Predicted 3D model of a 100-nucleotide RNA (SAM riboswitch aptamer (S box leader)) from Flexilinea sp.
The model forms 97% of the base pairs in the Rfam consensus.
The coordinates come from a structure-prediction model, not an experiment, and the mean pLDDT is 79.
The sequence was found by an Rfam model in a public genome assembly.
It matches the Rfam family "SAM riboswitch aptamer (S box leader)". Rfam links the family to the GO term regulation of gene expression.

RNA sequence: CUCUUAUCCAGAGAGGUUGAGGGAUCGGCCCGAUGAAACCUCGGCAACCUGAUCAGUUUGAUUAAGGUGCCAACUCCGACAGGUAUCUGGAAGAUAAGAG
Numbered sequence: 001c002u003c004u005u006a007u008c009c010a011g012a013g014a015g016g017u018u019g020a021g022g023g024a025u026c027g028g029c030c031c032g033a034u035g036a037a038a039c040c041u042c043g044g045c046a047a048c049c050u051g052a053u054c055a056g057u058u059u060g061a062u063u064a065a066g067g068u069g070c071c072a073a074c075u076c077c078g079a080c081a082g083g084u085a086u087c088u089g090g091a092a093g094a095u096a097a098g099a100g
Base pairs, nucleotide, nucleotide: 001100002099003098004097005096006095007094008093013042014041015040016039017038021031022030023029025079026078027077028076043071044070045069047068048067049066050064051063052062053061054060055059075092080089081088082087
């Protein structure tokens, strides 16, 4: 990098450096000098894997926080299709695990 599987209506802050962008893309709509993004330190959340316990059921619940991850807004909303215009299913994206 590619493919497959699962999840995505919840949750989660401070300080320092720095100085204008950011929210994947596009269209909206938001956030931002009451400091964006990035980097560092400490902290936190608990999605996947891992560990422990219970049930014994392919799996579920509780717990720990080790490896990645995450810490504005339903993945911010929509993109395509159906359609009761609300909703449903996809596409796309993100994360984890496995394989090549």